A computed fold for a 678-nucleotide part of an RNA from Thermoclostridium stercorarium subsp. leptospartum DSM 9219, annotated as large-subunit ribosomal RNA, domain II. Rfam family: Bacterial large subunit ribosomal RNA.
Context: one part of a larger RNA
């Protein structure tokens, strides 16, 4: 990893609902007792007890009433009659209560043969080294201390086998070993190592202390009970069809992944409402708007009050391109601002249209209480986020087929089954790939399309204003472009061109600035403004606006059209055709629903409610098979809407099958399930 076999809403009692049955103002027996007959039950007896038939008060008590109350007043709970037994099913309670799993506790024990520490007896340390006290010689002192020479043989003493240990690296890791081997390495007369016996025990032992060790197991051993401890948590839970079909809210919760009542679901039974549109009548203070309040805030006007300056012995007085309240004017802002105010929603009645049982009351079972994205309107972010949090709505969720290159939540559309038949929807119709190289009018030239901002350009089509122009314009060539004057002033110098200032004037003139740029050291040179010729037709400027250029760099491999490719097969407007789905229609069948019928309507579905069956094992009952060959086992083009069920042939080699009841250890793919096998 396959196979096979076991693997999970039981049972008891009590309650509550449904639906059947048997008695009904009553229903019913319990323990027992006796027959029968026996694993079991059956029948008869037993009325004791439970429920009901009356209820109100805390009680006394009273009673269709009764309690509060001074009360004949009010008002609460009652009266206007169905209930009881038993069976089945669906709930709920106590119990292990659908099944499997804890760490843990909590009792009684069993362990010191492994390990920590004690006792008690015994063993056990190669050689080398090193030379402490003492002791004696001998020098030395007054004597001593002292000094030197022996001599001794100390010592948690060196070195280094056994032994004990285990510092560092390697191997090894499914190991030769559930801790080791190999090299190094530390201790080796000591707090030494060790053999036997021996004692301490878990809410305790030991402990040169590390939560160390107490049999590979220690923050409380192990074994066995309590015991199926609890588990709001994970996991798993077995046949089949049919109807309906949800939640991911809201209060409350030592509650926030648990619950409890309500919302949404379903199922009986009652009941007759009940949505939408449409027109009418309401309430409101939101968008938008506006500045009449509240407050923000532009610029000016005026003007208390203040600051500077002058003046003043003081009282005051002047001035002020300083600050300003208030008031005027102008020009804005505002969730907590409103002099105003829509749309939509919501509320309500009456009518008209649409829908056709959807409502609403009792009751039995639930499920949901982590929702997700997509539009809108908000909040909190950063007017960030596949964020986050509210409100409307959609889809998913529990929804499959078409689109969207793939792609829950986008578009389009809701799959009851068959059909080698039609028609559309989004979205397409050159090839991949089903359908238009459609058609007509125009745009791009950028492969734009097919990714992007501020910002930027004589790109290019439309549309609008104006200027100048045959009295000859724009350009582009030929002449000119002077004079007072080097204006003044400044300044080394400043002459048109460093820079200040001016009524930047004047004059000659077809025109020429006290000069528009370059130069100069200043001068000079060049150049423009303007002028004339020449040349013949348009030529500046600016505004809106389609489509387009630049702005533009990323990491495996092109990779920002799904690909191929395209100058349309791009963009932008109008039309025909025509493909495209489980949408719609034909045909044929099923089932549920309403209805006399005919005939209509419905049939996506997760959690969940209902409903109808299908098969296993027993058991009774009728009937039946069967060695002329059960039951199982294999194969097979059969039948049936499923679960399933025939049937023939082979196997095998003695039991089995159908009706109708009944009873459950009744259904297997998954629980890191359990046992076996491969």
């Nucleotide at each position: 990893u396959c196979c096979g076999g076991c693997g999970a809403g039981u049972u008891a009692c009590a309650u509550u609902g449904c639906a059947a049955g048997g008695c009904g103002a009553g229903g019913u027996u319990a323990a027992g007792u006796a027959c029968c007959u026996u694993a079991a039950g059956g029948u008869a007896c037993g009325g004791a007890g439970c429920c009901g038939a009356a209820g109100g008060g805390a009680a006394a008590c009273c009673g269709a009433g009764u309690c509060c109350g001074a009360a004949u007043a009010g008002g609460g709970c009652g009266u206007a009659u169905a209930g009881u037994c038993u069976u089945g099913c669906g709930g709920u309670g106590u119990a292990g209560a659908c099944c499997c799993g804890a760490a843990a506790c909590c009792g009684g024990g069993u362990g010191a043969c492994c390990u920590a520490c004690c006792c008690a007896u015994g063993a056990c340390c190669a050689g080398g080294u090193u030379g402490a006290a003492g002791c004696g010689g001998g020098a030395g002192u007054a004597a001593a201390g002292u000094c030197u020479c022996g001599u001794g043989g100390a010592g948690g003493a060196c070195c280094g086998a056994a032994c004990c240990c285990a510092c560092u690296g390697a191997c090894g890791u499914u190991g030769a070993a559930a801790a080791g081997u190999c090299a190094u390495g530390g201790g080796a007369u000591g707090a030494g190592u060790u053999g036997u016996g021996g004692g301490u025990a878990g809410c305790g032992g030991u402990g040169a202390a590390a939560u160390u060790c107490c049999a590979a197991u220690c923050g409380a051993a192990c074994c066995c009970g309590g015991a199926g401890a609890u588990a709001g948590c994970u996991g798993g839970u077995u046949c089949u069809c049919c109807c309906c079909g949800a939640a991911a809210u809201a209060g409350c919760u030592u509650u926030a992944g648990g619950g409890c009542u309500a919302g949404c679901c379903u199922c009986a039974g009652g009941u007759u409402a009940g949505u939408c549109u449409a027109u009418c009548g309401g309430a409101g203070g939101u968008a938008a708007a506006g500045c009449a309040c509240u407050g923000a805030c532009u610029g000016g006007a005026c003007u208390a009050g203040g600051g500077g300056c002058c003046u003043u012995a003081c009282c005051g007085g002047g001035u002020u391109a300083c600050c300003g309240a208030a008031u005027c004017c102008u020009a804005u802002c505002a969730a907590a601002c409103u002099c105003u105010g829509a749309a939509u929603g919501c509320c309500g009645a009456a009518u008209a249209g649409a829908c056709g049982a959807u409502g609403c009351c009792u009751g039995g079972g639930a499920g949901u209480c982590a929702g997700a994205c997509u539009a809108u309107g908000g909040g909190g972010g950063a007017u960030a986020a596949g964020c986050u949090u509210c409100a409307u709505a959609g889809u998913c969720g529990a929804g499959a087929g078409g689109g969207g290159a793939a792609c829950a939540g986008c578009c389009c559309a809701g799959a009851c089954c068959g059909c080698c038949g039609a028609c559309u929807a989004a979205g397409g119709u050159c090839c991949c790939a089903a359908a238009a190289u459609c058609a007509c009018a125009g745009c791009u030239a950028a492969g734009u399309g097919g990714g992007a901002a501020a910002g930027g350009a004589u790109g290019u089509g439309g549309g609008c204003u104006u200027g100048c122009u045959a009295a000859g314009a724009c350009a582009a060539c030929u002449a000119g472009g002077a004079u007072g004057u080097u204006g003044g002033c400044u300044u080394a110098g400043a002459a048109g061109c460093a820079g200040c200032c001016a009524u930047u004037c004047a004059u000659u003139c077809a025109a020429a600035g006290a000069g528009u740029g370059c130069g100069u050291a200043a001068c000079a040179g060049c150049u423009c403004a303007c002028u004339a010729g020449u040349c013949g037709a348009g030529u500046g400027a600016g505004c809106c606006u389609g489509c387009g250029c630049c702005g533009a760099a990323a990491a495996u491999u092109u990779a920002a059209c799904g690909g191929g490719g395209c100058u349309a097969a791009g963009c932008u407007g109008u039309g025909u055709a025509c493909c495209g789905a489980a949408g719609u229609u034909g045909c044929g069948g099923a089932u549920c629903c309403a209805g006399a019928g005919a005939u209509g309507g419905g049939u996506g579905g997760u959690a969940g409610g209902g409903g109808a069956g299908c098969g296993u094992a027993g058991u009774g009952u009728a009937c039946g098979g069967g060695c002329a060959g059960a039951a199982g086992c294999a194969u097979g083009a059969c039948c049936g809407a499923a679960a399933g069920g025939a049937c023939a042939u082979g196997u095998g080699g003695u039991c089995c099958g159908u009706u109708c009841a009944g009873u459950a250890g009744u259904g297997a793919g998954a629980a890191u399930g359990c046992c076996g096998g491969a």